[in-house]
Record summary:
RNAcentral holds the full RNA, with entries from MGnify. The part of an RNA shown here (large-subunit ribosomal RNA, domain IV) has 333 nucleotides and comes from a marine sediment metagenome. Rfam family: Bacterial large subunit ribosomal RNA.
Context: one part of a larger RNA
RNA sequence: CUGAUUAAGGGAAUUCGGCAAUCUAGCCCUGUAUCUUCGGUAGAAGGGGUGUCUAUAUAUGUUUCUGAUUUAUUAGAGGCAUAAGUAGAUCUCAGUAACAAGGACUGCCCGACUGUUUAUCAAAAACGUAGCCGAAUGCUAAUCUGAAAAGACGUGUAUAUUCGGUGAGACCUGUCCAGUGGUGGUGUCUGAAACUCCUUUUCAAGGGAGCUAAUGCCCAUCAAACGGCGGGGGUAACUAUGACCCUCUUAAGGUAGCGUAAUACCUUGUCGUCUGAAUGGCGACUUGCAUGAAUGGUUUAAUGAGGUGGUCGCUGUCCCUAAUCAGGACCUU
Numbered sequence: 001c002u003g004a005u006u007a008a009g010g011g012a013a014u015u016c017g018g019c020a021a022u023c024u025a026g027c028c029c030u031g032u033a034u035c036u037u038c039g040g041u042a043g044a045a046g047g048g049g050u051g052u053c054u055a056u057a058u059a060u061g062u063u064u065c066u067g068a069u070u071u072a073u074u075a076g077a078g079g080c081a082u083a084a085g086u087a088g089a090u091c092u093c094a095g096u097a098a099c100a101a102g103g104a105c106u107g108c109c110c111g112a113c114u115g116u117u118u119a120u121c122a123a124a125a126a127c128g129u130a131g132c133c134g135a136a137u138g139c140u141a142a143u144c145u146g147a148a149a150a151g152a153c154g155u156g157u158a159u160a161u162u163c164g165g166u167g168a169g170a171c172c173u174g175u176c177c178a179g180u181g182g183u184g185g186u187g188u189c190u191g192a193a194a195c196u197c198c199u200u201u202u203c204a205a206g207g208g209a210g211c212u213a214a215u216g217c218c219c220a221u222c223a224a225a226c227g228g229c230g231g232g233g234g235u236a237a238c239u240a241u242g243a244c245c246c247u248c249u250u251a252a253g254g255u256a257g258c259g260u261a262a263u264a265c266c267u268u269g270u271c272g273u274c275u276g277a278a279u280g281g282c283g284a285c286u287u288g289c290a291u292g293a294a295u296g297g298u299u300u301a302a303u304g305a306g307g308u309g310g311u312c313g314c315u316g317u318c319c320c321u322a323a324u325c326a327g328g329a330c331c332u333u
Base pairs, nucleotide, nucleotide: 001327002326003325004324005323006322007321009319010318013317018314026050027049028048029047030046035040037168051090052089053088054087055086056085058083059082060081061080062079063078064077065076066075067074068073069072091095103312104311105310106309107308108307109306110304111303115127116126131166132165133164134163135162136161137160143152144151145150169299170298171297172296174229175228176227179226180225181222182221183220184219185218187217189216195210196209197208198207199206200205230248231247232246233245234244257291258288269285270284271283272282273281274280
């Protein structure tokens, strides 16, 4: 040094952080809050028991003997085994004595959940998911593979298939079509080649005119399409604030919610609470540098080798080190 074992008293004072290591543990009995989608949470938590021997009531199986009668059932007595119970005794520091074998509780954040992932530094809040929404597609379909033939979807048929977004459930999902994009149109216009006509006396090669698809233009429409969602001034009989008014301006000026947040620069915001003490946690307030509604918003039981606080228990993490065991290294040989 590596791997183990044990430590009086204290018990997280260690540390970014209880990292690591303890504690707990099986089975039986009892008992079980809160929340809840009524299924759960839950092995919640908490408490008691557990070996061996003897006696004994019971049950089951098996067996022996004695009876009874309906002859395959039943009654009594005695063995043996098993189960779980009661009482007494007994031994150890210790009875799930070895092995094996949950520490528990409680806030908040994120993801609903089981699941998947960077084979070999990341297992997660990432991906997926059921559910929800939109779009395409009438079958010789759309979509995909292929140069084609052909094939997959599918021997399926809109309760289907494909593509995109969101991500259980609950309550909801405001406003804007100016920009970009999609869809539509008995639309005037624009609009190429081909075609038709004319033409340079004919041919070749040109020139001109007409007609016309998509596109463009124009007009509608679509935001669970990409996305967006203001500024200034004044005003109430203390002050402050501003329901209200004026004005500039926009396509429209952020609604419900939530909010110092996994988002807040200032910031260790302010107040309360937890502590002896907290740039911490939680609860509020909120003028939000730069929150906000399927780029989903707010919640939510259950769930998680997720993140972050607190409490109890427990401990060599520490006060503060020590001893022992096994192996290595080192020294000597």